[in-house]
RNA sequence: ACACGACAAGGGCACACCAGUCGAAAGACUGGGCCGCAAAGCCAAGGGGCCCAACCCCGCGCACCGCGCGGACGGGCAGCCCAGCCGCCGAA
Numbered sequence: 001a002c003a004c005g006a007c008a009a010g011g012g013c014a015c016a017c018c019a020g021u022c023g024a025a026a027g028a029c030u031g032g033g034c035c036g037c038a039a040a041g042c043c044a045a046g047g048g049g050c051c052c053a054a055c056c057c058c059g060c061g062c063a064c065c066g067c068g069c070g071g072a073c074g075g076g077c078a079g080c081c082c083a084g085c086c087g088c089c090g091a092a
Base pairs, nucleotide, nucleotide: 004090005089012037013036017032018031019030020029021028022027035079041085042084046082047081048080049077050076051075052074057071058070059069060068061067062066
């Protein structure tokens, strides 16, 4: 240095849930909270997967001027996986 990950050491993050804010929604942020996590750090402009779908657009239907369904545009999830990047400690 790389690999690896201990009943080690110092620490870190913060699921669900609650409150507030934003949003149509998924969801995000802040505070509380602490299920868990050796990357639960970064990355959505690397590849998959999943979620939302209000407005506009296309198609179909209907009890028709509105509603429903599907598609596309669009939006989101990194605590879903793989890849990539950075990184604390040092037992076996």
Model confidence (mean pLDDT): 87 of 100. c-di-GMP-I riboswitch aptamer from an uncultured Planctomycetota bacterium, 92 nucleotides, folded computationally. It was read from a public genome assembly, where an Rfam model found it. The model forms 89% of the base pairs in the Rfam consensus. Its Rfam family is "c-di-GMP-I riboswitch aptamer". From the family's description: GEMM was predicted in a large-scale screen for bacterial structured RNA regulatory elements.